[in-house]
Small-subunit ribosomal RNA, 3' major domain from an uncultured prokaryote, 475 nucleotides, folded computationally. RNAcentral holds the full RNA, with entries from ENA. The coordinates come from a structure-prediction model, not an experiment, and the mean pLDDT is 84. Rfam family: Bacterial small subunit ribosomal RNA. Rfam links the family to the GO terms ribosome and structural constituent of ribosome.

Context: one part of a larger RNA
RNA sequence: UGACGGGGGCCCGCACAAGCGGUGGAGCAUGUGGUUUAAUUCGAUGCAACGCGAAGAACCUUACCAGGUCUUGACAUCCAGAGAAUCCUGCAGAGAUGCGGGAGUGCCUUCGGGAAUUCUGAGACAGGUGCUGCAUGGCUGUUCUCAGCUCGUGUCGUGAGAUGUUGGGUUAAGUCCCGUAACGAGCGCAACCCUUAUCCUUAUUUGCCAUCAUUUAGUUGGGGACUAUAAGGAGACUGCCGGUGACAAACCGGAGGAAGGUGGGGACGACGUCAAGUCAUCAUGGCCCUUAUGGGUAGGGCUACACACGUUCUACAAUGGGCAGUACAGAGGGUUGCGAUACCGCGAGGUGGAGCUAAUCUCAGAAAACUGUUCGUAGUCCGGAUCGCAGUCUGCAACUCGACUCCGUGAAGUCGGAAUCGCUAGUAAUCGCGGAUCAGAAUGCCGCGGUGAAUACGUUCCCGGGCAUUGUACA
Repeated sequence: UGACGGGGGCCCGCACAAGCGGUGGAGCAUGUGGUUUAAUUCGAUGCAACGCGAAGAACCUUACCAGGUCUUGACAUCCAGAGAAUCCUGCAGAGAUGCGGGAGUGCCUUCGGGAAUUCUGAGACAGGUGCUGCAUGGCUGUUCUCAGCUCGUGUCGUGAGAUGUUGGGUUAAGUCCCGUAACGAGCGCAACCCUUAUCCUUAUUUGCCAUCAUUUAGUUGGGGACUAUAAGGAGACUGCCGGUGACAAACCGGAGGAAGGUGGGGACGACGUCAAGUCAUCAUGGCCCUUAUGGGUAGGGCUACACACGUUCUACAAUGGGCAGUACAGAGGGUUGCGAUACCGCGAGGUGGAGCUAAUCUCAGAAAACUGUUCGUAGUCCGGAUCGCAGUCUGCAACUCGACUCCGUGAAGUCGGAAUCGCUAGUAAUCGCGGAUCAGAAUGCCGCGGUGAAUACGUUCCCGGGCAUUGUACA
């Protein structure tokens, strides 16, 4: 100087407390461990691995396994020889592949040949998701959006170092003020950026409709007022008032205001830590394989199942389930696409193809909510697992191993032990909608809006963090 303390002091955080809803019990989904297997490819492992890489394993993907195969190779450059390229087609085979048949002769030319491309041959080489993340780059997680981490000059100390950065206040903040052997500065904080909340100006179609006509319908004429859209501005700064304070910084209350003291949300992550993660995104040193640890092929596996754990979903019901009627979003996607009206089917869906490269057409019916009715506390008109039959769709192909529909079946489950998680406001809880990936395949992920709470006395305690201080047989 640090680190540590079941040392004391100050401060903060959904850290506790106060509340609301869960997990842990059930069934299913999904990931992991374990076991099994020819293979169940590999990685991730306290917080910070476990709905993670994977924004989507039937084939492909695919890296794994057992077969049947190739060896200058699926891919790149160079050399020699031959043929333009390319297209059609027979036989064998699971296919890879092997053996054949036919069509076709193009472009440039100094007539030697060349460009592009295919085949054969030789070797230089290719190739490797093989190893090492403890050789690395890059990227990322975490501490942590915590308020810290340092430097120059000066001063003090023999020196390691100290000072500044400590102290008194204050702040979300090393934020600011005052003091001060320090004076300044840098990276962080904040602000500058995006979005949202209010207003103004401009613009007015595909959007809107107050007034005037018109209509089943903003449909049409018309209008730019309103909404909305999208460009530019305004607005919030402790600016004003009162009080407290040290005449400071600041804090408390108030006015005005759409918004008040960082208005809400996002992007943004200092010096370092964990030899943290990744050689399987990519790149790369070294090592290793080279008729194989490389390449292509069809099939299987990654989907197994005494069990254990994590994360979700659905429930156990009456604030509910069923049936009927009826209302209101936002944000997105669409031409190999979205697909309307209509017709067929109980339905998944099918037929068909208007319109739309989209504020125009379409996905698209929002659902909880509301109104009426039924059920009457029961393993039920709760719950839906499982299983049987019949189907639909995608796709060469749904057996291993897809999603969905109809009819039947109707398991566990009556609110969950010890323990444990999230959340402070348009939040929790609850309800539906969209998108990426994608032929098909979400209860996951990323977004969107609807309805919309309770509680916070407080900082004694648990956990984590910051500051100064103290002790130390630690470095």